Description:
The prediction has a mean pLDDT of 76. A computed fold for a 324-nucleotide RNA from Paraconexibacter antarcticus, annotated as Bacterial RNase P class A.
RNA sequence: GCAGGUCAGGCAGUCGCGGGGGCGCGCGAGCGUCCUCGAGGAAAGUCCGGACACCACAGGGCGAGGGUGGUCGGGAGACCGACCCGGGGAAACCCGCGGGAAAGUGCCACAGAAACACACCGCCGAUGGCGUCCUCGGGCGCACAGGCAAGGGUGAAAUGGUGCGGUAAGAGCGCACCGGCGUCGCGGUGACGCGGCGGCCGGGUAAACCCCACCCGGUGCUAGACCAAGCAGGGCCGUUCGCAGGCUGCCCGCCGAGGCCCAGGUAGGUCGCAUCAGAUGGAUGGCUGCCCAACGACAGAAUCCGGCUUACCGACCUGCUAAG
Numbered sequence: 001g002c003a004g005g006u007c008a009g010g011c012a013g014u015c016g017c018g019g020g021g022g023c024g025c026g027c028g029a030g031c032g033u034c035c036u037c038g039a040g041g042a043a044a045g046u047c048c049g050g051a052c053a054c055c056a057c058a059g060g061g062c063g064a065g066g067g068u069g070g071u072c073g074g075g076a077g078a079c080c081g082a083c084c085c086g087g088g089g090a091a092a093c094c095c096g097c098g099g100g101a102a103a104g105u106g107c108c109a110c111a112g113a114a115a116c117a118c119a120c121c122g123c124c125g126a127u128g129g130c131g132u133c134c135u136c137g138g139g140c141g142c143a144c145a146g147g148c149a150a151g152g153g154u155g156a157a158a159u160g161g162u163g164c165g166g167u168a169a170g171a172g173c174g175c176a177c178c179g180g181c182g183u184c185g186c187g188g189u190g191a192c193g194c195g196g197c198g199g200c201c202g203g204g205u206a207a208a209c210c211c212c213a214c215c216c217g218g219u220g221c222u223a224g225a226c227c228a229a230g231c232a233g234g235g236c237c238g239u240u241c242g243c244a245g246g247c248u249g250c251c252c253g254c255c256g257a258g259g260c261c262c263a264g265g266u267a268g269g270u271c272g273c274a275u276c277a278g279a280u281g282g283a284u285g286g287c288u289g290c291c292c293a294a295c296g297a298c299a300g301a302a303u304c305c306g307g308c309u310u311a312c313c314g315a316c317c318u319g320c321u322a323a324g
Base pairs, nucleotide, nucleotide: 001320002319003318004317005316006315007314009291010290011289012288013287014286015285017038018037019036020035021034022033023032024031025030040298044309045308047307048306049305050304051303052220053219054218055217065216066215067214068213069212070083071082072081073080074079084098085096086095087094088093099211100210104209105208106205107204108203120152121151122148123147124146127145128144129142130141131140132139133138160178161177162176163175164174165173179201180200181198182197183196184195185194186193187192224271225270226269227268233262234261235260236259237258292296
């Protein structure tokens, strides 16, 4: 220097808090006493996945919408392991939102001639043109047509790179090497690697549309289940007793009181809820003394589990690297 891991002040006394249990007292509610257990590596963020619960849903296909994105494996994953590719480091090792830009569309500020088809400076002027000389073959000049993209310049980026040849000047135009792409062979489950062949050489951008492959119902413990006052509701009885209304009165009938029963379900309670933390007004704390280099960080469970991320004073352990 790199990687991984452990701990997260300790001990004693004392006063408290919550859960469980024992004993004693009390008809009981309860009281007293004793024992025992009582936060974290992140309990946090709620980012991902699973369990669990309810709702929806015959099965299949297509589409829309969303998500994931090197490969293989791990039941799923945005996680883990191994590997591949690219980048960094002397190394241990670290980093990468890491499919496709050669299907199509869009966009590429400023600058610049041109950012998808371009020529500002520049080079050439072989060919054609013009001028001029001439021994009529041609020479020389101009830079009008035209050719070129080497060099300069602009830019984040200028259309493979370097070199040699070639040419009027140039250019994969030809060749060598390197890079990319395609193809064939071999190796590998695969990403991919190695080798041969082909000048095929096509700017960037997909956290732009899009294309490809795979995946995806919704809501979350305030899920949800059970018990269930009071008020209101429904059914039956309504003998005796009582009351009110209509009618002159009586009977039937109706309403009501009362009694029994029923359904949904509010308050409330119980469960869900924990493989010795565990509530539902929600516990896990305070003080004193001693020790340590150090008053010692971040921080407090609420259905559970796995992962990730974030916060964190420090101390210690293990393995690896060897440039100086």
Rfam family: Bacterial RNase P class A. Rfam links the family to the GO terms dimeric ribonuclease P complex, tRNA processing and ribonuclease P activity.